[in-house]
RNA sequence: AUAUCCAAAAGACAAAGCUAACGAAAGCAAGAGACGCAAAUCCAAGGGCCUAAAAAACGAAUUCUAUGGCAGCCGGUUGCAUAC
Repeated sequence: AUAUCCAAAAGACAAAGCUAACGAAAGCAAGAGACGCAAAUCCAAGGGCCUAAAAAACGAAUUCUAUGGCAGCCGGUUGCAUAC
């Protein structure tokens, strides 16, 4: 430098459900909790998914839409370790 993520060590992270500040909702800070994870680091200016307050349409029901979210969906990005 390239490739791999099959062994090991030491750490790190933390799903669901629960408590719960915030939020219109989706979601999310924090706490305890561990299903998992070799990128479960970071990126929401690529794809995808969730929500629909305000706006717009409508007589209404309702529809529509991201400027709100999701990185533990794909993708991009940087990085630790790497025995046989």
The RNA shown here (c-di-GMP-I riboswitch aptamer) has 84 nucleotides and comes from a Clostridia bacterium. It was read from a public genome assembly, where an Rfam model found it. Lineage of the source: Bacteria > Bacillati > Bacillota > Clostridia.